[in-house]
């Protein structure tokens, strides 16, 4: 310096204003908000966890996964820039949830460090 062990630590944001109404952070209108790797810097591109659902005594396996186009710039950008869009699991709730409040003090892609091996 690179594989590879083993340990640690980190590892997801967001309702503010107005209307309606016995009731809404859930409806309507404005406003916030973007998990990890790749790649010219990306919520909409590939890939991947989470969640949901089936199988399994377990380990662990598989199915399913949202939503972007148009214009500059540039060797290069679906990622910058400007424009105008569009997307978001279950359970709950006096009234329909991306933003409340439960599973979850959980789980994890992964990312840093330290250990130690081997070349």
């Nucleotide at each position: 310096a690179a594989c590879g062990u083993u340990c640690u630590u980190u590892g997801a944001g967001g309702c503010g204003g107005a209307g309606u109404g016995g009731a809404a952070g859930u409806c309507u209108c404005c406003a916030c908000c973007g998990g990890c790797a790749g790649u010219a810097c990306a919520g909409u591109c590939u890939g991947c966890a989470a969640a949901u659902c089936c199988c399994u005594u377990g380990c662990g396996g598989g199915a399913c996964c949202g939503a972007a186009c148009g214009g500059g710039u540039g060797c290069a950008a679906u990622u910058c820039c400007c424009g105008u869009a569009c997307c978001g699991a279950c359970g709950g709730u006096c009234a329909u949830a991306g933003u409340c409040c439960g599973g979850a003090u959980g789980a994890g892609a992964a990312a840093a460090g330290a250990u130690u091996u081997u070349u």

A computed fold for a 119-nucleotide RNA, annotated as FMN riboswitch aptamer (RFN element). Its mean pLDDT, the model's own confidence on a scale to 100, is 85. The model forms 100% of the base pairs in the Rfam consensus.